[in-house]
Predicted 3D model of RNase P RNA and transfer RNA as a complex of 485 nucleotides. Its mean pLDDT, the model's own confidence on a scale to 100, is 75. It holds a member of the Rfam family "Bacterial RNase P class A". Rfam classes the family as a ribozyme. Gene Ontology terms of the family: ribonuclease P activity, tRNA processing and dimeric ribonuclease P complex.

RNA sequence: UCAGACGGCUGGAUGGCCGCCCUGACUCGUUUUGAGCCGGGGAGGAAAGUCCGGGCUCCACGGAAACACGGUGCCGGGUAACGCCCGGCGGGGGCGACCCCAGGGAAAGUGCCACAGAAAGCAAACCGCCCAUCGAAGUCUUGGCGGAGAUGGGUAAGGGUGAAAGGGUGCGGUAAGAGCGCACCGCGCGUGUCCGGUAACGGCGGCGGCAUGGUAAACCCCACCGGGAGCAAGACCAAGUAGGGACGGCAGGGUCGGAGUUUCUCCGGCCAAGGCGGGUUUUCGCGUCGCCGUCCGGGUCGGUCGCGUGAGGCGUUCGGUAACGAACGUCCCAGAUGAAUGGCCAUCCAUCGCGCUUCUUUUUUUAAGGAGUGUGGGGACAGAACCCGGCUUACAGGCCGUCUGGCGCC
RNA sequence: GGGCGCUUAGCUCAGCGGGAGAGCACACCCUUCACACGGGUGGGGUCGUAGGUUCAAUCCCUACAGCGCCCACCA
Repeated sequence: UCAGACGGCUGGAUGGCCGCCCUGACUCGUUUUGAGCCGGGGAGGAAAGUCCGGGCUCCACGGAAACACGGUGCCGGGUAACGCCCGGCGGGGGCGACCCCAGGGAAAGUGCCACAGAAAGCAAACCGCCCAUCGAAGUCUUGGCGGAGAUGGGUAAGGGUGAAAGGGUGCGGUAAGAGCGCACCGCGCGUGUCCGGUAACGGCGGCGGCAUGGUAAACCCCACCGGGAGCAAGACCAAGUAGGGACGGCAGGGUCGGAGUUUCUCCGGCCAAGGCGGGUUUUCGCGUCGCCGUCCGGGUCGGUCGCGUGAGGCGUUCGGUAACGAACGUCCCAGAUGAAUGGCCAUCCAUCGCGCUUCUUUUUUUAAGGAGUGUGGGGACAGAACCCGGCUUACAGGCCGUCUGGCGCC
Repeated sequence: GGGCGCUUAGCUCAGCGGGAGAGCACACCCUUCACACGGGUGGGGUCGUAGGUUCAAUCCCUACAGCGCCCACCA
C1' cells in the first nucleotide's frame, strides 16, 4: 500500500421560539374537576417478526399412572429457563486469518430409491470371459480337421446404465475368475487391550476381515422436556337490559309436603343415580348442578386498578480461558389509550455535486491527488402499548482494536 | 395488542418426494348464410421469495414477503 477475516462502539451536536404526554411542591378556587407558577422525566439497537424461554393472571385447587400429541438431540459448563450463550470434540470449506454443520440410532423393525439398467437391497449374468455336451457351413487321404450356433454350468476382473452396482495397487492362484491367499495402502469398518482426556473423542500396536449402500427436515426406536389460554389475561366501580329464544346431546329414578284444571301437571325439601369440571382413559380426593355445545337476540361501548424497584442500569475490585458469577459503591430513568415524545429557524460536524485559485506526479497535454475558498444538496432502518432473557430480520454513514495473505522499501 | 390460516395458468381450485394438472376463460379449425350451442386441436407456469435436507422438493424444514379470518365488556 492492496485485498480480506473477526470483535466492539456510534446511530448527528448546540442554541432560540412555539407546542404535546406524565409527574412533585406551592398559590387561587374547590364535591370531584380546574387555573396559574416553579421544578423533574419523556423511544430503540432493533421498540419489528411473534420464532423460542420465563415472570404475571385466569381456567375452583390438586395428586398418581398409562396412552396420545408436540418439541429437543456430540461432550462439558453458564443461566430463573431456553431450541440461547461460552469452551471443547468430530465432519466439511478456504493458501491463511477464519467460516459452516437439526451433529443420537440405518447389524430393533417397516417403507422408499422414479427414469435408465441384466440386476436397486438380496445380491444380480445383458454383452464379454471360461468349461462341458450336441454340433451347421467348409475342407480332406471321408472313424479326421474345423468350429458358426444351441443347451447346461461357472465367473462380479472388463464394457455399458445410474446419484448410488459392495475397497485400491501388485504378486500368487485358477478352466476363467474372485480377499480365494499374501504384501503394502485407505485404516475405509468392527472388536477387545494399553495410553491421554471429567467427557465427546484422540493416539499406538494387535486380531478378525471385505460380511450388512443411502434416506430418520419418511414412519419409527432411545433419552430428556412440556397442562391450556393469554393484559382484548384478570379485579373493581358506574350506567343500562329480556340472565330471553331456537336446535342438538346426556339425565329425567324414589320418597315427603304444598298448590292447581286431581289416572295428570307444577313448586319446594331429602336420598340415590347421573352430567360437567385443563388432549383422552383409569383412580384418589374435591367442587357444582339440571348440565354441555352451536346459533339468533338484549344492554353498554364510561372510569379506576393491573402499570413499572426490576432475573434493573452504571462504576470499581476479585474468581473464571470464556459465557458468567460474587462483593462494595452509586442512580431512580417513558407510561400514552385514537394513543404524547413534535414543528420552524440559525450555526457547526460527517458526507456528496459544481465552480475558482494554488501545489504535487507526469517530457507535455489529458488525467489523478492534496490544500484553500465560494455555492447548492444533505443524516439510514425505523415509533414503546403488561414486563424481562434470547434468536431472527431491516439498517446510509462513521470510529476503534486484533489478525491473515500479496507486493514494495529499510 | 393477541391468536390462527392461505399463497399452484388470466379466474376458481386439485395434486403419495420422481411426468406440473382439471374446469371456466383465450387462440385456431370443423359445423352454420351468420352468431350462439356442440366437436376437435393448441398456447400459456419464477408452484409467493430466499436458503437448507435429499440422488431428486409444489410437497419436508427454516427465514422473509403479501393476503385473509377471529378475539371487547355486562346480564